[in-house]
Context: one part of a larger RNA
Molecule: large-subunit ribosomal RNA, domain I
Organism: Rhodothermales bacterium
RNA sequence: GGCGCAUGGUGGAUGCCUUGGCACGGGAAGGCGAUGAAGGACGUGAUAAGCUGCGAUAAGCUACGGGAAGCUGCAAAUAAGCUUGGAUCCGUAGAUCUCCGAAUGGGGCAACCCGGCACUCGCAAGAGUGUCAUCCUUGGGCUGAAUACAUAGGCCCUUGGAAGCAAACCCGGGGAACUGAAACAUCUAAGUACCCGGAGGAAAAGAAAACAACAGUGAUUCCCCAAGUAGUGGCGAGCGAACGGGGAAUAGCCCAAACCGGUGUGGUCUCGGCUGCACCGGGGUCGUAGGGCUUGCAAUAUGGAUCACGCGUCGAAGUGGAAGCUGUCUGGAAAGUGGCACCAUAGAAGGUGAAAGUCCUGUACGCGUAAGACAACUGAUCCUAGCGAUGUCCCUGAGUACCACGGGGUCGGAGAAGCCUUGUGGGAAGCUACCAGCACCAUCUGGUAAGGCUAAAUACUAACCCGUGACCGAUAGUGAACCAGUACCGUGAGGGAAAGGUGAAAAGAACGCCUAGUCGGCGAGUGAAAUAGUACCUGAAACCAUGCGCCU
Numbered sequence: 001g002g003c004g005c006a007u008g009g010u011g012g013a014u015g016c017c018u019u020g021g022c023a024c025g026g027g028a029a030g031g032c033g034a035u036g037a038a039g040g041a042c043g044u045g046a047u048a049a050g051c052u053g054c055g056a057u058a059a060g061c062u063a064c065g066g067g068a069a070g071c072u073g074c075a076a077a078u079a080a081g082c083u084u085g086g087a088u089c090c091g092u093a094g095a096u097c098u099c100c101g102a103a104u105g106g107g108g109c110a111a112c113c114c115g116g117c118a119c120u121c122g123c124a125a126g127a128g129u130g131u132c133a134u135c136c137u138u139g140g141g142c143u144g145a146a147u148a149c150a151u152a153g154g155c156c157c158u159u160g161g162a163a164g165c166a167a168a169c170c171c172g173g174g175g176a177a178c179u180g181a182a183a184c185a186u187c188u189a190a191g192u193a194c195c196c197g198g199a200g201g202a203a204a205a206g207a208a209a210a211c212a213a214c215a216g217u218g219a220u221u222c223c224c225c226a227a228g229u230a231g232u233g234g235c236g237a238g239c240g241a242a243c244g245g246g247g248a249a250u251a252g253c254c255c256a257a258a259c260c261g262g263u264g265u266g267g268u269c270u271c272g273g274c275u276g277c278a279c280c281g282g283g284g285u286c287g288u289a290g291g292g293c294u295u296g297c298a299a300u301a302u303g304g305a306u307c308a309c310g311c312g313u314c315g316a317a318g319u320g321g322a323a324g325c326u327g328u329c330u331g332g333a334a335a336g337u338g339g340c341a342c343c344a345u346a347g348a349a350g351g352u353g354a355a356a357g358u359c360c361u362g363u364a365c366g367c368g369u370a371a372g373a374c375a376a377c378u379g380a381u382c383c384u385a386g387c388g389a390u391g392u393c394c395c396u397g398a399g400u401a402c403c404a405c406g407g408g409g410u411c412g413g414a415g416a417a418g419c420c421u422u423g424u425g426g427g428a429a430g431c432u433a434c435c436a437g438c439a440c441c442a443u444c445u446g447g448u449a450a451g452g453c454u455a456a457a458u459a460c461u462a463a464c465c466c467g468u469g470a471c472c473g474a475u476a477g478u479g480a481a482c483c484a485g486u487a488c489c490g491u492g493a494g495g496g497a498a499a500g501g502u503g504a505a506a507a508g509a510a511c512g513c514c515u516a517g518u519c520g521g522c523g524a525g526u527g528a529a530a531u532a533g534u535a536c537c538u539g540a541a542a543c544c545a546u547g548c549g550c551c552u
Base pairs, nucleotide, nucleotide: 001551002550003549004548005547006546007545008544009543015537016501017500020472021471022469023468024467025466026465027464029461030460031165032164039100040099041098042055043054044053046078050074051073061094062093063092064091065090066089070082071081072080105114106113107112115132116131117130118129119128120127121126134162135161136160139157140156141155142154143153169200170198171197172196173195174194180187184234210217211216221248222247223246224245225244231239232238252453253452254451255397259282260281261280262279263278264277265276266275267274268273287431289396290395291394292393293391294389295388296387297386303383304382305381306380307379308378312374313373314372318367319366320365324340325339326338327337329336341358342357343347349361350360351359402426403425404424405423406422407421408420409419412438433448434447435446436445437444488495489494508536511523512522513521514520
């Protein structure tokens, strides 16, 4: 020096565990904010660095309800206190709520600086309370151009509102590239990512100028099929419907206009009227055309909205809730084991010194109610209606339909290219009318544009409650089981860790010795165990050391 065996050290794998995650389901909710949010800064305790709570009334104040013996959070100990005259704790409703922050009196390098006005207190210095941003808007007043009256505009008071934040879902306005095409330009990725605006608990869409095909359907939305079909496509890569069928859910309405009436204000006027404009009320809403006007019949019903009442249902903290003992068993400990029992609408689960239906918390099944929610019945107010006939007199959404050019949407990339949409130019008819049925024309068929509203079926889940898992078990599962978006890095945007386990119980080792020592160790003691001693369950390997054996 090597090899082997043994004993230790180091190290933290493995096993077991779980307070934390992940995913899904159900319920409920779907917003908060100038009555100052979200998020913070700074304070606040007897002692107080951090976390939590709270706000100068500061780990809290008030009321009501629950609950019942202890309590002063994490967090031990001390001090000082509270509490059956019901504390701590739990729930509901209030009060307080510094400063910053939309931040809003002005400013500002957020948590700071500096003001105006009114009132109150004070001799004064000063203090306290309130108020003072911007924009839109209601009503009023004062002023007041071009331009005489006026109007626009301005100023003041006043009413209501907006703003900012928030996970996804939704609608709209903009809108890439990487990539794919084995290169690349049309194309694709994709109307995706991203930016902006807006809204709701859903949003959007929606009551046929729709489809269809000689038969019919009857608003919209979503799902399954049709179908990877018809198509489209440097006919490449790819993209990709509809009709129709089956389901979910179902709901239909209101204006504009004709006509009638009124108000205001102009014009004309023979002062009877006629007429323009603006506004209000009635009327009216359709494609089998409908409505108005004229005329006949019938008639006070039906339904809806809002408000009030509140039979009741739900709803907070809560509350009742069956049944087991035993030992010369093993053990540190019984729930194990042996013996003999019992309950069960409860043998889910968790805990208790190992493995408990009957020890504890619970579980099945019941009970209870404030705020509040829903809500039968009833009442009040408001809104709401029909069936014809006749004439063909009036009305039925205009810079619209349509056409041309240029774009976009659609399965459709300019194509024979309709339909929808619209930037530019042109520009109708008006019911004997107009639009559509994939160029265009005719017949035929379907519909009535150029105004508006509309629940449900559908999408999503930041936060709350409950539950479940052939999900993870500390290099896993969230980045984060632990004081983590922390420490740390970066000028910044931003990036971003590591780190769980003594024991049943601290019983956390009194006392002694070694020592420089409050280090470390050896005794003693606790404990079932200390090779469980806080560097603490188990404690693998690499690596290190000691002893012994063999070889060189």